Source information:
This is a predicted structure of a 93-nucleotide RNA (nadA riboswitch) from an Acidobacteriaceae bacterium. Its Rfam family is "nadA riboswitch". By type it is a small RNA. Of the family's consensus pairs, 100% are formed in the model. It was read from a public genome assembly, where an Rfam model found it.

[in-house]
Parts: sequence; structure tokens; C1' cells
RNA sequence: GGCUGCAACAACCCCGUGGAUGGGGUUCCAGCGCGAGAGUUUCGGCGGAUACGCCGGGAUUUGCAGCGCAGGAGCGGUGCAUCCACUGCAGCC
Repeated sequence: GGCUGCAACAACCCCGUGGAUGGGGUUCCAGCGCGAGAGUUUCGGCGGAUACGCCGGGAUUUGCAGCGCAGGAGCGGUGCAUCCACUGCAGCC
């Protein structure tokens, strides 16, 4: 110098340190869809002298909670996987 195995140290056990990638958890942000309800407008029926009222439908706007889809940012002993570098111990060349 190269390689292999291991983690004593640890607030039960497991967990040496830092990092990367993928996955998972969680918080926040914004988007799309569904969506109770509400507004505007319109059509039909009934009642009514009008105004208007009731019932049902269409268009459009808005839309709490919740659900679904896809995304972004952050958080941390992520007890998931793989990889890189390093610490320490043992061994081999």
C1' cells in the first nucleotide's frame, strides 16, 4: 500500500462517523378533479292581477371540511435497500 471480516464505545436491545441514490414517514406550499352549500342568469310546471312565491331542470361563478391525482420545499436514531469515503479492532497478501 491492497484486501477481508467485525463495532467494544451507546440511557433495555439494535445502532462506529459523514455523504449519495432509490423507497418510506411527517410538516408546509401551491395545482387539478370530485364535492355539501351559496351567488348570478335562464327554462319548464303550479299558484297569483302585477310584484312575487313554491317545485324541478340548464348554464356560469364561488366554494369550508373531506377524498383522490400529480408536484415542490423542509424536518429527523428513516430499526428499508444499495453504494462511496473515513474512524477503530482483528486478520490475510